[in-house]
Context: one part of a larger RNA
RNA sequence: CUGGGUGUAAAGGGAGCGUAGGUGGCGUGGCAAGUCAGAAGUGAAAGCCCAGGGCUCAACUCUGGGACUGCUUUUGAAACUGUCAUGCUAGAGUGCAGGAGAGGUAAGUGGAAUUCCUAGUGUAGCGGUGAAAUGCGUAGAUAUUAGGAGGAACACCAGUGGCGAAGGCGACUUUCUGGACUGUAACUGACACUGAGGUACGAAAGCGUGGGGAGCAAACAGGAUUAGAUACCCUGGUAGUCCACGCUGUAAACGAUGAGCACUAGCUGUUGGCGUAGCAAUACGUCGGUGGCGCAGUUAACGCAUUAAGUGCUCCGCCUGGGGAGUACGUACGCAAGUAUGAAACUC
Repeated sequence: CUGGGUGUAAAGGGAGCGUAGGUGGCGUGGCAAGUCAGAAGUGAAAGCCCAGGGCUCAACUCUGGGACUGCUUUUGAAACUGUCAUGCUAGAGUGCAGGAGAGGUAAGUGGAAUUCCUAGUGUAGCGGUGAAAUGCGUAGAUAUUAGGAGGAACACCAGUGGCGAAGGCGACUUUCUGGACUGUAACUGACACUGAGGUACGAAAGCGUGGGGAGCAAACAGGAUUAGAUACCCUGGUAGUCCACGCUGUAAACGAUGAGCACUAGCUGUUGGCGUAGCAAUACGUCGGUGGCGCAGUUAACGCAUUAAGUGCUCCGCCUGGGGAGUACGUACGCAAGUAUGAAACUC
């Protein structure tokens, strides 16, 4: 450089926005850079290919032709790409009218439960397990009643339901606010798609500073189990889990399936709109999502199958035998933990 790939065999970036770049709708006219055609020059000779000839043949060699796929100049063509001008509305966006939603943010409020404190009743056990013990309890526990404190999470509703780019989002009320969808067709007129670098986002754990600390619970301690038991089980229990601000930037960050557009049988459930018919229940149609099954096709098989892993186009990331190794070294980032980038020797 190229080929073949990327659900499970190696391989889709964790996910948005977006720069350069790549790619790009329907007409008309111009130009002629790409493109195509003609002509001229050049493309040394030898070599190469073809047809003949000469050494007895061949190697070798001679003659003629071709090729030398290229470059330069010039004359034309205008379908396609490009470019300039002009127009269009089917892509894209705006407006207007609607309904849906755990989308985000901040403040406030609520009830159930656990724990603790105070007081009452009450008495010998409670707790825990496979069985026990450690533990708690006559200084009155467990149980029960009343009052209080504090933190965290929001039962039922709840649903292969909804929303979000992903991570994720679930009590109620309010504040500010993003997006999608449906209907309409008033406006703009290709404004689009993708996106190397870049940038803001990114569960849990972890880190820094300051708060908070009910429950749970790494570490740790004790009791069991066991040959042992640095575990599984039990009793305790500190970081942490929570809040504010800052950092970290990784996950089986999964649909193990990049984004966009178009096309290709159906059946059935559910969710958000709209239209038609109907008094209504409902039926039919249509657009967007989310599930199950299934044809063609596809696949190594499993399976996928209008939410494609089918058929095509555009752009990006990535893979190229196993181990060594996501290691070493260097570089960048980070407070650190570490993260990103990322080999080789050797070996099978």
Predicted 3D model of a 348-nucleotide part of an RNA (small-subunit ribosomal RNA, central domain) from an uncultured bacterium. The RNAcentral record of the full RNA draws on ENA, Greengenes and SILVA. The prediction has a mean pLDDT of 88. Its Rfam family is "Bacterial small subunit ribosomal RNA".